Predicted 3D model of a 96-nucleotide RNA (THF (Tetrahydrofolate) riboswitch aptamer). Its mean pLDDT, the model's own confidence on a scale to 100, is 80. Rfam family: THF (Tetrahydrofolate) riboswitch aptamer. On this family, see Ames et al., Chem Biol 2010: "A eubacterial riboswitch class that senses the coenzyme tetrahydrofolate".

RNA sequence: UGCAGAGUAGGAAUGGCGCGUUAAGUGUCAGGGGAUGGGAUGUUGCCCCUGAACGAAGGACAGACUUGUCCGCGAUGCCCUUCCGCAUCCGCUGCC
Numbered sequence: 001u002g003c004a005g006a007g008u009a010g011g012a013a014u015g016g017c018g019c020g021u022u023a024a025g026u027g028u029c030a031g032g033g034g035a036u037g038g039g040a041u042g043u044u045g046c047c048c049c050u051g052a053a054c055g056a057a058g059g060a061c062a063g064a065c066u067u068g069u070c071c072g073c074g075a076u077g078c079c080c081u082u083c084c085g086c087a088u089c090c091g092c093u094g095c096c
Base pairs, nucleotide, nucleotide: 002095003094004093005092010084011083012082013081015079016078017077018076019074020073021072028052029051030050031049032048033047034046038090039089040088041087042086058071059070060069061068062067
């Protein structure tokens, strides 16, 4: 010098444990803020706060006064595993 490769935020699926079903959560819109391969810049994406609009699937059994179990339902939360997963420059690993 050249070639090859690893690694972020996060996403999907299986499984497990929960939450809600007395509507929280999720999703949408607007404003503000933040973290984002080891470094710099930055896109997509992600997270948080505030506000707004919209909006839901319950049932069976036991029990006996509001509790338990089970089957469901929710763009529901967390965790394990697997797979996927940085644009440019530098860096890192391997080979020449």